Source information:
Model confidence (mean pLDDT): 81 of 100. A computed fold for a 760-nucleotide part of an RNA from a Pseudomonadota bacterium, annotated as large-subunit ribosomal RNA, domain II. The RNAcentral record of the full RNA draws on ENA.

Context: one part of a larger RNA
RNA sequence: GCCAACGAGUGGAUGGAUGCUGCGGGCUAAGUUACCUCAGGUAACGAAGCCAGAGGGAAACCGAGUCUGAAAAGGGCGACUGCUACUAUUUCCCAAUUUAAGCUAUAGCGAUUAGGAAAUAGUAGCAAGUAGCAUUCAUCCGACCCGAAGCCAGGCGAGCUUACCAUGGCCAGGGUGAACUCUGAUGAAAGUCAGAGGGAGGCCCGAACCGGUGGGUUGUGCAAAACCUUCGGAUGAGCUGUGGUAAGAAGUGAAAAGCUAAUCGAGCCUGGGAAUAGCUGGUUCUCUCCGAAAUAGCUUUAGGGCUAGCGGUCAGUGUAUCUUUCUGGGGGUAGAGCUACUGGUUCAGUGGUAAAGGGCGAAAGCUCGGCCACUGAGUCAAACUCCGAAUACCAGAAAGUUUUGCUGACUAGUAAGACUAUGGGGGCUAAGCUUCAUAGUCAAGAGGGCAUGAACCCAGAUCGCCGUCUAAGGUCCCUAAAUCCUAGCUAAGUGUCAAAGGAGGUGAUCAGCCGAAGACAGACAGGAUGUUGGCUUAGAGGUAGCCAUCAUUUAAAGAGUGUGUAACAACUCACUGUCAUAUCCGCUUUUUUAAGCGGAUUGGCUGAUCGCGCCGAAAAUGUAGCGGGGCUAAAGCUAGGUACCGAAGACGCGAUUCAGUCUUUUCUAAAUGAAAAGACUGAAGGUAGGAGAGCAUUUCCUUCGCGCUGAAGCCAAAUUCGUGAGAAUUGGUGGAGCGAAGGGAAGAGAGAAUGUUGGC
Numbered sequence: 001g002c003c004a005a006c007g008a009g010u011g012g013a014u015g016g017a018u019g020c021u022g023c024g025g026g027c028u029a030a031g032u033u034a035c036c037u038c039a040g041g042u043a044a045c046g047a048a049g050c051c052a053g054a055g056g057g058a059a060a061c062c063g064a065g066u067c068u069g070a071a072a073a074g075g076g077c078g079a080c081u082g083c084u085a086c087u088a089u090u091u092c093c094c095a096a097u098u099u100a101a102g103c104u105a106u107a108g109c110g111a112u113u114a115g116g117a118a119a120u121a122g123u124a125g126c127a128a129g130u131a132g133c134a135u136u137c138a139u140c141c142g143a144c145c146c147g148a149a150g151c152c153a154g155g156c157g158a159g160c161u162u163a164c165c166a167u168g169g170c171c172a173g174g175g176u177g178a179a180c181u182c183u184g185a186u187g188a189a190a191g192u193c194a195g196a197g198g199g200a201g202g203c204c205c206g207a208a209c210c211g212g213u214g215g216g217u218u219g220u221g222c223a224a225a226a227c228c229u230u231c232g233g234a235u236g237a238g239c240u241g242u243g244g245u246a247a248g249a250a251g252u253g254a255a256a257a258g259c260u261a262a263u264c265g266a267g268c269c270u271g272g273g274a275a276u277a278g279c280u281g282g283u284u285c286u287c288u289c290c291g292a293a294a295u296a297g298c299u300u301u302a303g304g305g306c307u308a309g310c311g312g313u314c315a316g317u318g319u320a321u322c323u324u325u326c327u328g329g330g331g332g333u334a335g336a337g338c339u340a341c342u343g344g345u346u347c348a349g350u351g352g353u354a355a356a357g358g359g360c361g362a363a364a365g366c367u368c369g370g371c372c373a374c375u376g377a378g379u380c381a382a383a384c385u386c387c388g389a390a391u392a393c394c395a396g397a398a399a400g401u402u403u404u405g406c407u408g409a410c411u412a413g414u415a416a417g418a419c420u421a422u423g424g425g426g427g428c429u430a431a432g433c434u435u436c437a438u439a440g441u442c443a444a445g446a447g448g449g450c451a452u453g454a455a456c457c458c459a460g461a462u463c464g465c466c467g468u469c470u471a472a473g474g475u476c477c478c479u480a481a482a483u484c485c486u487a488g489c490u491a492a493g494u495g496u497c498a499a500a501g502g503a504g505g506u507g508a509u510c511a512g513c514c515g516a517a518g519a520c521a522g523a524c525a526g527g528a529u530g531u532u533g534g535c536u537u538a539g540a541g542g543u544a545g546c547c548a549u550c551a552u553u554u555a556a557a558g559a560g561u562g563u564g565u566a567a568c569a570a571c572u573c574a575c576u577g578u579c580a581u582a583u584c585c586g587c588u589u590u591u592u593u594a595a596g597c598g599g600a601u602u603g604g605c606u607g608a609u610c611g612c613g614c615c616g617a618a619a620a621u622g623u624a625g626c627g628g629g630g631c632u633a634a635a636g637c638u639a640g641g642u643a644c645c646g647a648a649g650a651c652g653c654g655a656u657u658c659a660g661u662c663u664u665u666u667c668u669a670a671a672u673g674a675a676a677a678g679a680c681u682g683a684a685g686g687u688a689g690g691a692g693a694g695c696a697u698u699u700c701c702u703u704c705g706c707g708c709u710g711a712a713g714c715c716a717a718a719u720u721c722g723u724g725a726g727a728a729u730u731g732g733u734g735g736a737g738c739g740a741a742g743g744g745a746a747g748a749g750a751g752a753a754u755g756u757u758g759g760c
Base pairs, nucleotide, nucleotide: 001760002759003758004757005756006755011141012140013139014138015137016136017135018134019133020132021131022130023129025051026050027049031045032044033043034042035041036040055062056061065077066076067075068074082126083125084124085123086122087121088120089119090118091117092116093115095113096112097111102109103108144282145281147279151272152271153270154269155268156267162246163245164244165243166242167241168240169239170238171236173205174204175203176201180197181196182195183194184193185192186191209233210232211231214229215228216227217226248264250260251259252258285694286693287692288691289690290689295308296307297306298305299304309414310413311411312410313409314408315407316406317405320404322400323399324398325397326396327395328394329393335387336385337384342381343380344379345378346377347376348375349374350373351372352371353370357368358367359366360365417442418441419440420439421438422437423436424435425434426433447458448457449456462655463654464653465652467651468650469649473645474644475643476629477628478627482642484641485640486639487638488637489636495631501615502614505612506611507610508609509608510607511606512605513604514603522579523578524577525576526575528552529551530550533547534546535545558573562571563570583600584599585598586597587596588595589594656684657683658682659681660680661679662678663677664676665675666674667673695749697746698745699744700743701742702741703740704739705738706737713733714732715731716730717729719728720727721726
């Protein structure tokens, strides 16, 4: 890991609700007796007691009332026992019949029959109530199952280890050379020096022994701490044998909370004990109907609860709900505005103000700046408003719908939400950020599109069909459907990521100016004179700098646009002339191969706007920023049009179930009850969760069956039935028990729990 078996809402007590049953006031409990198929069951006895039958009040107490209260007032809580059917009697209403005894006035009264209403009586049923059974929920118990670390009690441990006690044992060899003694030398002495002897030490080196410093090996090991090498102590606070003493809040400890039997911030074993776990995991068959929440308040509360909100079931009410339209409302948001307030704010001007800012001045004072007011122009506001929508909200009316709403009872889950769009706060107008509001989707939603994708777009899956039409999105090939039509744009593979910024890309539009009296660009020529303007300067001659910037000749030419020189010179520009150069139309003339006049979808220059493009543009395995191929009068972009494809959507046909309405039938004494059939209309995505109907397993009761001519079990089946859980049949195997129907009771369904046990 797989397979098999086992493995989780149970039992008791008490109470609530719902359903069924008995009685109509209900029920017995313990116990006793009898009988039987005898751990037990059944029946009888047993009203002790319980609930109901009256409530109100804190109570005394009163009582269909009572409490409050001064109150016969008001108010609170109560009472005012029933409902249905049938029969009988009485009364009334209406219709018909017969004219039936009749009365009377052809009206009317009266009789009978049918129907309806009311009252009284009786009978029956239902209900109140009570007892039992079932389902479900709550409370107390282990309370759906498994799971702690822990707490307490009583015992067992010092054969490991720590310390101590008693008694034994062990420490190769080498080195150093303390005290002390003796001798010599010296000294007045105290003493000092030298030599010999001596053999001290938690002394030195280093085996045994004890230890365990660094490194390596090992790391399913030789080993739950070893091996190799290296290293520390090695006469000492040394090492060690044996026997003994001390332990669980206790011991022992040269102290590390170390050690106390591979266990120690409180040992081990058993018990209290199924400790507790607001935590994690798991919780087993089917189909049908409905279907949430991730919010609020409070919480030693925030991943838990309680109440409300939202779900389900049952009952009641009966359109009260929702949508649309119309009518009538209040508002102070968006916007806008501000000499309409409050509060900001820029510039200019005018007036004022001040002991204390800067400057000037001897001072007076002046001026700049400050502050205040006003004038003109401009501007801002969530906590400004002279104004002021759209929506939303409230009320009423009408219409529509098998949408719902509200009330009561019982009973769940939820209270971690996520993204998208819009309106805001926080943040950086950052975040797949955070926090509110409104809506949608996901959550709990499949299908189609977006190549791929919870939350985007389309659209809500009961089942079947080799039918039809569409949505979003698409129609060259992959790949279903247009190589469709019309008019443009793009040349960048833009399309198929991106900004500030940059640019004679290209298309379109508008405005101004120039133009056959010749524009723009180009070529040729000129570009002068007073004058070297004045000042400055070494110099300053158009061209360092300052000032002025005139006049003349001209077709035109600046007291000069640049290059340049020491300064000049030289070149160049502005400006002017000539050449060549951009075409058509109309009219007129007649120099008719021309000229003139007028005009422009002609030419040129400048500016602005719009469309589509260009640069800006760098990343790590391989193109890799259209899904791919590939695409250029597109298969790109813009505008318009016509077809088609395209979903579990809609439609068509068939089927199942559920609900509502209606019809018919059956059951029953009858019904408002139950069941069945049919028609029409509609519905059937679904997590948590609720409700309903069923299947299967074991066993018991009753009835009925099967079985050695083969039970159960097992294997197999293109078999049959059922929506399904499942059931049946047939064949094989097997070899002795088993089933069906109707009921009862549960050790009643496994794939998950690091589940348990076994096997492989």

Rfam family: Bacterial large subunit ribosomal RNA. The source organism's lineage runs through Bacteria, Pseudomonadati and Pseudomonadota.